[in-house]
Context: one part of a larger RNA
RNA sequence: UGACGGGGGCCCGCACAAGCGGUGGAGCAUGUGGUUUAAUUCGAUGUACGCGAGGAACCUUACCUGGGCUAGAAUGUUAGGGAAUAUUUUAGAGAUAGAAUAGUCAGCAAUGACUCGAAACAAGUUGCUGCAUGGCUGUCGUCAGCUCGUGCCGUGAGGUGUUGGGUUAAGUCCCGCAACGAGCGCAACCCCUGAAUUUAGUUGCCAGCACGUUAAGGUGGGGACUCUAGAUUGACUGCCUUCGUAAGGAGUGAGGAAGGUGGGGACGACGUCAAGUCAUCAUGGCCCUUAUGCCCAGGGCUACACACGUGCUACAAUGGUCGGUACAGAGGGAUGCGAGCUAGUAAUAGUAAGCGAAUCUCAGAAAGCCGAUCUCAGUUCGGAUUGAGGUCUGCAACUCGACCUCAUGAAGUUGGAAUCGCUAGUAAUCGCAGAUCAGCCAUGCUGCGGUGAAUACGUUCCCGGGCCUUGUACA
Numbered sequence: 001u002g003a004c005g006g007g008g009g010c011c012c013g014c015a016c017a018a019g020c021g022g023u024g025g026a027g028c029a030u031g032u033g034g035u036u037u038a039a040u041u042c043g044a045u046g047u048a049c050g051c052g053a054g055g056a057a058c059c060u061u062a063c064c065u066g067g068g069c070u071a072g073a074a075u076g077u078u079a080g081g082g083a084a085u086a087u088u089u090u091a092g093a094g095a096u097a098g099a100a101u102a103g104u105c106a107g108c109a110a111u112g113a114c115u116c117g118a119a120a121c122a123a124g125u126u127g128c129u130g131c132a133u134g135g136c137u138g139u140c141g142u143c144a145g146c147u148c149g150u151g152c153c154g155u156g157a158g159g160u161g162u163u164g165g166g167u168u169a170a171g172u173c174c175c176g177c178a179a180c181g182a183g184c185g186c187a188a189c190c191c192c193u194g195a196a197u198u199u200a201g202u203u204g205c206c207a208g209c210a211c212g213u214u215a216a217g218g219u220g221g222g223g224a225c226u227c228u229a230g231a232u233u234g235a236c237u238g239c240c241u242u243c244g245u246a247a248g249g250a251g252u253g254a255g256g257a258a259g260g261u262g263g264g265g266a267c268g269a270c271g272u273c274a275a276g277u278c279a280u281c282a283u284g285g286c287c288c289u290u291a292u293g294c295c296c297a298g299g300g301c302u303a304c305a306c307a308c309g310u311g312c313u314a315c316a317a318u319g320g321u322c323g324g325u326a327c328a329g330a331g332g333g334a335u336g337c338g339a340g341c342u343a344g345u346a347a348u349a350g351u352a353a354g355c356g357a358a359u360c361u362c363a364g365a366a367a368g369c370c371g372a373u374c375u376c377a378g379u380u381c382g383g384a385u386u387g388a389g390g391u392c393u394g395c396a397a398c399u400c401g402a403c404c405u406c407a408u409g410a411a412g413u414u415g416g417a418a419u420c421g422c423u424a425g426u427a428a429u430c431g432c433a434g435a436u437c438a439g440c441c442a443u444g445c446u447g448c449g450g451u452g453a454a455u456a457c458g459u460u461c462c463c464g465g466g467c468c469u470u471g472u473a474c475a
Base pairs, nucleotide, nucleotide: 001475002474003472004471005470007469008468009467010466011465012464013463015459016458019422020421021420022419023418026313027312028311029310030309031308032307033306034304035303042052043051063299064298065297066296067295068294069293075122076121077120080116081115082114085102086101087100088099089098090097091096105112106111124288127286128285129284133282134281135277136276137275138273140271145184146183147182148181149180150179151160152159153158164175165174166173190265191264192263193262195233196232197231198230199229200228201227205222206221209220210219211218236259239253240251241250242249243248315415319374320373321372322371323370324369325368331362332361333360336355337354340351341350342349343348381412386407387406388405389404390403391402392401428451429450430449431448432447433446434445
């Protein structure tokens, strides 16, 4: 000087407390451990475990079994040959090897495009080392800290500044002070959202004026309104009262759409953990080179006594079922979205208008509201499991897809010790969309809106952190 203390003082955080809802019990989904296996590819392990994976039937795929290739699956240069290409066919699981038919390119030519190809030069490796590395990332932590120049103090390590008194979300600002300044952080500058003004009105809108319909901004027209998307204004403790030297604090204060950082996002200091990643990529070294490379078929990654994490659905009446009826936002769409009509109980199929979309379409929002029924039961709760019949995608749904219909109808009656999230348009609850994607094991993830709470006395205690101080046989 740090680190640590079951030392002290001050302060903060959904840290506790006060509340609301869960997890832990059940079934299922998913990830992991373990076990099993020819293989169950690899990585991630207190900051891993619906994680890399934003799509494992083949492919992916890296794993296993078997069959094959050896300048190799890809690209460039090239002697030489052939138009390219299409169809059929033999053997084979296919990779691959062979045969037949059609075809006979452009250009006068040189040659060019495409293709086969000996020999050769550059191959290839998801093999190892993240403790050789770059890059990227997690974490403490959006915590308020981390430092420097000059000066001063100290033999020196170092100190001072950065401590103190206040204040703040903040090393934020004020006052003081052997310090005076400065940098990286904080804040602001950026984006979204909340108000108004203005510009512009199409595909959006429809107040007034007409036309018109079973109905409808459907039509003429209009820019008022909504909205769209550009510009501008607006919030600064600016004003008032009060406390304070000041910074600043308090106010059922005014004005205002918004008030004291308005709400949210992006943004992550010096560093810590030899943290994570050689399997995104790049890369040193080492290793393989008729194989640890490459091609193919099938299998596996989906196994199952068990253990754990994360979720979904429930156990019901604030509910289930049936009928009627209302209101979003944000997105996607051409090998696409597909209205309408027809068939089917349905999944879906047939036909087909419109739309590269503020125009058409996915599209029915759901909870809600109105009415009917069920009457507390393992039930008209719950839906696992299983049987049968179908639909669709795809070369192909056996291992191993989703969906529909009928039947079946398990556990489960609110969950031990323990443990998690959340302070407001939040929790809870309800649905919608998208990426990936042929299809989908999505209950995941990322967004979007609808309905919409309770509680916070307080800082003694638990956890994490900041500043000062003290002890130390630790560095």
The part of an RNA shown here (small-subunit ribosomal RNA, 3' major domain) has 475 nucleotides and comes from a metagenome. The full RNA is in RNAcentral, with records from SILVA.